RNAcentral holds the sequence, with entries from ENA and GtRNAdb. This is a predicted structure of a 64-nucleotide RNA (transfer RNA) from Hyphomicrobium sp. RNAcentral records the identical sequence in 2 taxa. It matches the Rfam family "tRNA". It is annotated as a transfer RNA. Gene Ontology term of the family: triplet codon-amino acid adaptor activity. NCBI's taxonomy places the organism under Bacteria, Pseudomonadati, Alphaproteobacteria, Hyphomicrobiales, Hyphomicrobium.
RNA sequence: GGCUAGCUCAGAGGUAGAGCACGAGACUGUUAAUCUCGCUGUUGUGGGUUCGAAUCCUACGCCA
Numbered sequence: 001g002g003c004u005a006g007c008u009c010a011g012a013g014g015u016a017g018a019g020c021a022c023g024a025g026a027c028u029g030u031u032a033a034u035c036u037c038g039c040u041g042u043u044g045u046g047g048g049u050u051c052g053a054a055u056c057c058u059a060c061g062c063c064a
Stems, first nucleotide, its partner, number of pairs: 001063003006020004014051001022038005044060005
């Protein structure tokens, strides 16, 4: 310094997102490509602050 979806990462107090991947469909002689739709989270763990925490504070764990 970091820890958020299977992977890579956004998110700076107000119902958690993108790309890739994956599934279904359309298209195609088949595959691929392309297009459409869809799925996925105990936000590392515990505690605190707050009407409200991924976000602020704190301890611990793991990675560099």